[in-house]
This record gives sequence, C1' cells and structure tokens, in this order.
RNA sequence: GGCGGAAUAGCUCAGAUGGCUAGAGCAAGCGGUUCAUACCCGCUAGGUCGCUGGUUCAAGUCCAGUUUCCGCUA
Repeated sequence: GGCGGAAUAGCUCAGAUGGCUAGAGCAAGCGGUUCAUACCCGCUAGGUCGCUGGUUCAAGUCCAGUUUCCGCUA
C1' cells in the first nucleotide's frame, strides 16, 4: 500500500428484510429484606448509536468519505 472486520449507556454486548418509545447483563443511586453487612427482590437515572455528508416519508440499520483499533496479505 491492498483486502476484510469492529466502533451502540461507566464496562461487556444485543439490535432480522430500514418502521415508529434504542434494549439486556454488570456497575451506580434509592427502596425492600436483615440486629447489621452481604446475597436476593423492586424501582430510578444514564445514549449526538466514532465523525461528516447523502438516499428515504422514515436510518443504529442502506450509500460515500473520514478517524481509531484488530486481523489477513504483497
């Protein structure tokens, strides 16, 4: 240099052939339980979906460019 893959909550990830409110587990906060702590149970908050642009009535999803990381290869 060429090719492919990944980027979504603090962390690990899901998200079919675009469709209406973007979710789970862990972590965090609050409450229940306990003499107390832990475990367990419930609730709550937390997201410019890497970035820029395009297509579309509608984009996490499709297209182009770009950044970072990983792999393969000359």
Predicted 3D model of a 74-nucleotide RNA (transfer RNA) from a Defluviitaleaceae bacterium.
Its Rfam family is "tRNA".
The coordinates come from a structure-prediction model, not an experiment, and the mean pLDDT is 80.